Description:
Predicted 3D model of a 494-nucleotide part of an RNA (small-subunit ribosomal RNA, 5' domain) from a marine metagenome. The full RNA is in RNAcentral, with records from SILVA.

Context: one part of a larger RNA
């Protein structure tokens, strides 16, 4: 000098834009944050004379593996980069071929039973795109390739419809493997027994000690193994002429985690933040028998701390889920609110004005110097803030007038739909009116050798150093310098 997710002191007019728990991955009241489909299904209810329409708890499908949060763990194929393949991939596109025929249940519901509750349970009834057989098999899978195995679902507004089954290729996403790069300590020197390799088998979507049996005795290491500490990684960010150094907030990519530890289920995909089971700690309810919960989602509360915001609006836009669609949902998102937290822009007036006024300060004191064109005064302007208005005022053409036609601001936003929005723009009104502080003045360092007070006291101070009776260094005043809606200090980095 620059920077900052800053904090603190004093001060504070407006707007654009961005950021905003760095500390306790501490505990959480309350509300919301993941639903959707009646064009899969039976049933109940409401309206209706009916046809039918609507609503929904349940069965069923798809989605809850995305989106959002956090950085505890992790020194690792976690990440970055460049390769590889022994693999899978819902929805989407694409190829080929199918969609035949039967069956048994069950929730809802009805009637009961138990329980404080959560909920559990008996009997009976019923449907499906739910479940299970049989048939068929061009491709497919499997095999000692003769042979063997495996499928389907319908719906409606009846169409060039949407689904369903098998299958080909793709796209997308993911799994796994490898080279290189990647923090500190040797006051950590040896480490390892599924350990290193082989054979066979199991397991997986898939390779592999991933697992098991047997066999061999290997494997890593001063080019730092092992152990201890610290830490999410990167694109980037800050600084610097660069090389480097520091850093990893916001935004983007990847990873990991979801009260702590463990486990699997479902599924194309999870070992699953707002799913399940077990154990633990904590909180709550309880009739003491037993239950319920997890904000590192958005707001918000307590606590911690120098310190960090509203229990707001809307699905209008963008995107996502479901749906044939209409649409529904969405604390993602878009907006608004709060904070000078950063940055950028604007304003706090302009011109003229010497009696160099008064007052203050000061000195060489009948006066001079300074504050100072500063004020007063005269003439102007009105950004921003404030108040109000318009969505056509207006322009052009035709016409005797009236009138008619055309054109006629902006963005999100267009075919339509506007939360923001009392928006922006434009126009009008009034009046200099409503708007300047902070730090410094001994040297470094721009600016006082001015006055008063104090007297090694009180105090100042980044370093050197000031103060013991004329202090340019303390405190106040006058004057001056710097920056300016800020300014100074503190912490940290270069």
């Nucleotide at each position: 000098g620059a920077a900052c997710g800053u904090a603190c002191g004093c001060u504070g007019g407006c707007g654009g834009c961005a950021c905003g728990c760095c500390u306790a991955a501490c505990a959480c009241a309350u509300g919301c944050a993941a639903g959707u489909c009646g064009a899969a299904c039976g049933a109940a209810g409401u309206a209706g004379c009916a046809a039918u329409a609507c609503u929904u708890a349940g069965u069923g499908g798809c989605a809850g593996a995305c989106g959002g949060g956090u950085g505890a763990g992790u020194a690792a194929c976690a990440u970055g980069u460049g390769g590889g393949u022994a693999u899978c991939u819902a929805c989407c596109c694409u190829u080929u071929g199918g969609c035949c025929u039967g069956g048994a249940a069950u929730a809802a519901c009805a009637c009961g039973a138990g329980g404080a509750a959560a909920c559990u349970u008996g009997u009976g009834c019923u449907a499906a795109u739910a479940c299970c057989g049989g048939a068929u098999a061009a491709g497919u899978c499997u095999u000692u390739a003769c042979g063997g195995a495996g499928a389907a679902a319908g719906c409606u507004u009846u169409a060039u419809g949407c689904a369903c089954c098998a299958u080909u290729g793709g796209a997308u996403g993911a799994g796994c493997c490898c080279g290189c790069a990647c923090u500190u300590g040797a006051u950590u020197a040896g480490u390892u027994u599924g350990u290193u390799g082989g054979u066979a088998g199991g397991g997986u979507a898939a390779u592999g000690g991933c697992c098991u049996a047997c066999c061999a005795a290997g494997a890593c290491u001063a080019c730092g193994a092992u152990c201890c500490g610290u830490a999410g990684c990167u694109g980037g960010u800050c600084u610097g002429a660069g090389a480097g150094g520091a850093u990893g907030a916001u935004c983007a990519g990847c990873c990991a985690c979801a009260c702590u530890g463990g486990g699997a289920c479902u599924g194309a995909g999870a070992c699953a933040c707002g799913g399940c089971c077990c154990a633990g700690g904590c909180u709550c309810c309880c009739a003491u028998g037993g239950g319920a919960g997890a904000c590192a989602g958005c707001a918000g509360u307590g606590a911690g701390g120098a310190a960090u915001c509203u229990u707001g609006g809307a699905c209008a836009a963008u995107g996502c889920a479901c749906g044939a669609a209409a649409g529904u949902g969405u604390g993602a998102u878009c907006c608004a609110g709060c904070u000078a937290u950063a940055u950028c822009g604007c304003g706090u007036g302009g011109a003229c004005g010497a009696a160099g006024a008064a007052g203050g300060g000061u000195a060489u004191u009948u006066u001079g110097c300074u504050u100072g064109u500063a004020a007063a005064g005269u003439c102007c302007u009105u950004u921003c803030a404030g108040c109000a208005a318009u969505a056509a005022a207006c322009a052009u053409g035709u016409u005797u007038u009236u009138a008619c036609a055309u054109g006629g601001a902006g963005c999100c936003a267009u075919a339509a739909u506007g939360a923001c929005a009392g928006c922006u723009c434009u126009u009008g009104c009034a009046g200099a009116a409503g708007a300047a502080g902070c730090c410094c003045c001994g040297g470094c360092u721009a600016a006082u050798u001015u006055c008063u007070g104090u007297g090694c006291c009180a105090g100042c101070a980044g370093c050197c150093g000031c103060g013991g009776u004329a202090a340019u260094a303390c405190a106040g005043a006058g004057g001056g310098g710097g920056c300016a809606a800020g300014u100074g200090u503190u912490a940290u980095u270069c």